RNA sequence: GAGCGAAAAAUGCCGAAACCUGCUCAGGUACGGGGGAACCAAUAAUUGGGGCGAAACUCUUAUAGAGUAGGGCAUCUCUUCAGCCCUAGCCCGUCAGCUAACUCCGGAGGCGUCAAAGGAGAGAGAAU
Repeated sequence: GAGCGAAAAAUGCCGAAACCUGCUCAGGUACGGGGGAACCAAUAAUUGGGGCGAAACUCUUAUAGAGUAGGGCAUCUCUUCAGCCCUAGCCCGUCAGCUAACUCCGGAGGCGUCAAAGGAGAGAGAAU
């Protein structure tokens, strides 16, 4: 110096989940979610119904696969094209449309490393 392999790690990624105080696990805030009038909407009522979340529908050779819809992928933001990936799960408990006042909660976790990290357009901000 080159090649191969492994480990660790920065800039980072998904998500509302980032910060301050306290010091024994508590308080507060950024940021999120639910319930809840009038008016409006709805016309049902075990085929129960509903909430968080992108995670819903249809078809099939059916416990899997495919398609469509939806979501994510380092620009300050948005749109679009291309490529890659995801399309889980958990909760309420017979009950909840919207919803001012009011009220109740969350403020977890997980991933990633030598090429990922592309093209086009519009707008915003900053600097000169």